[in-house]
RNA sequence: UGAUGUAGCUUAGUUGGUAAAGCACUCGAUUCGUAAUCGAAAGAGCGCGGGUUCGAUUCCCGCCAUCA
Numbered sequence: 001u002g003a004u005g006u007a008g009c010u011u012a013g014u015u016g017g018u019a020a021a022g023c024a025c026u027c028g029a030u031u032c033g034u035a036a037u038c039g040a041a042a043g044a045g046c047g048c049g050g051g052u053u054c055g056a057u058u059c060c061c062g063c064c065a066u067c068a
Base pairs, nucleotide, nucleotide: 001068002067003066004065005064008023009022010021011020017054026040027039028038029037047063048062049061050060051059
C1' cells in the first nucleotide's frame, strides 16, 4: 500500500428497505443395527466504535485481526 472480515465450518448477498445456501449439529422416516439416503426444525443482524440517513451488512471515518 492492496485485499478480506456475514451461522460451528465454507461461501453468497445487496449501485441502502426486517440475510441465503451447502456441510455439520438436533428430531423423524428407512435399516436387525450403523453408514448412506429422504423429510423437518433450529441456529448469525453481518470484526469493533462512531458518522450520514426515515432506514446501514451495503455509503463515509477511525481502530482491530488475517493474508499478500

A computed fold for a 68-nucleotide RNA from a mouse gut metagenome, annotated as transfer RNA. Rfam family: tRNA. Rfam classes the family as a transfer RNA. Model confidence (mean pLDDT): 82 of 100.